[in-house]
RNA sequence: GGGGAAUUAGCUCACUUGGUAGAGCGCUUGCAUGGCAUGCAAGAGGUAACCGGUUCGAAUCCGGUAUUCUCCACCA
Repeated sequence: GGGGAAUUAGCUCACUUGGUAGAGCGCUUGCAUGGCAUGCAAGAGGUAACCGGUUCGAAUCCGGUAUUCUCCACCA
């Protein structure tokens, strides 16, 4: 330098042929217990990496940028 993949909640990840953004763990509160652990119930938390485009409508399609991983090439 060229090809490919990934980026969604604090963490690990779903959601794919465009139409309400979710799970597990974690966190907060309440109840049970003398307390912890634990169990049950409820709740908070994301403008889907960033910028732009297409569309009535974009996490999803298109272009660009950034970061990470990977393969190839080059130099040594």